[in-house]
Molecule: Glycine riboswitch aptamer
Organism: uncultured Rhodobacteraceae bacterium
RNA sequence: AUCCCACGGAUGGGAGAACGGUCGUUAUAAUCGUGCCGAAGGAGCAACCGCCCCGGUAAACUCUCAGGCGAAUGGACCAACCGUGGCAU
Numbered sequence: 001a002u003c004c005c006a007c008g009g010a011u012g013g014g015a016g017a018a019c020g021g022u023c024g025u026u027a028u029a030a031u032c033g034u035g036c037c038g039a040a041g042g043a044g045c046a047a048c049c050g051c052c053c054c055g056g057u058a059a060a061c062u063c064u065c066a067g068g069c070g071a072a073u074g075g076a077c078c079a080a081c082c083g084u085g086g087c088a089u
Stems, first nucleotide, its partner, number of pairs: 001089002004086006011079003018034005035069003041065001042063003048056003
């Protein structure tokens, strides 16, 4: 210096899902009831592995505790950029 990996930063893209009532309002927010969504977070399981009783171990799968169901915010994930570290050449 280059490739790859991990973490962090900032940038762009980024889905899904309601109705009724009360209050209030330009529109919202808030609140009650019922319904719904999965891509913050969280939880659970297979194959496989082990010291084989039992345990370890995944997800974009499943559950919906949480979160969300106008915009904004948030948002897994993807892309390239910067910084630090690691492996190899």